[in-house]
About this RNA: A computed fold for a 75-nucleotide RNA from a Planctomycetota bacterium, annotated as transfer RNA. The coordinates come from a structure-prediction model, not an experiment, and the mean pLDDT is 80.
C1' cells in the first nucleotide's frame, strides 16, 4: 500500500434514528464494637476527530486519526 475490525463514564461493555445506560471502581451516608461484606444516595460522557443526511445520529453517509487481524511491495 490494499482489505476488515475495533473506538461510548477510571476500566470492561451496552444502547431499534427519538431523555446517552450497566457492571466493576470512587465518594458520601446507614447497619457493625472494628474490618470485610451488604444496603441507600451521589459524582463522573467532546459517544476518536471533521463534515454530511434527517425535524432529529452514539446508530446512516464521507473523509481523518489511533489500534488489531490478514494480503501485498520495497530493503
Nucleotide at each position: 500500500g490494499c482489505g476488515g475490525g475495533u473506538g461510548u463514564a477510571g476500566c470492561u461493555c451496552a444502547a431499534u434514528g427519538g431523555u446517552a445506560g450497566a457492571g466493576c471502581g470512587u465518594c458520601a451516608c446507614g447497619u457493625u464494637g472494628c474490618c470485610a461484606a451488604c444496603g441507600u444516595g451521589a459524582a463522573g460522557g467532546u459517544c476518536g476527530u471533521g463534515g454530511g443526511u434527517u425535524c432529529g445520529a452514539g446508530c446512516c453517509c464521507c473523509a481523518u486519526c489511533a489500534c488489531c487481524c490478514g494480503c501485498u511491495c520495497c530493503a
Its Rfam family is "tRNA". By type it is a transfer RNA.